[in-house]
RNA sequence: GGGGAUGUAGCUCAUCUGGCUAGAGCGUUUGACUGGCAGUCAAAAGGUAGUGGGUUCGACUCCCAUCUUCUCCA
Repeated sequence: GGGGAUGUAGCUCAUCUGGCUAGAGCGUUUGACUGGCAGUCAAAAGGUAGUGGGUUCGACUCCCAUCUUCUCCA
């Protein structure tokens, strides 16, 4: 330098070929059970979906550019 892949909650990941308010586990906070801790149960908070444009009535999903990381070739 060229090809491919990746980016979604604090972390690890879903989201069925464009359509209802983007979800799960772990973690965090609160409450109940316990003398306390651990643990279990219940609830809650937590998201510019890497960034910027475009297509569309409508985009996490399609197109373009760019950035991060990984990988292959040279």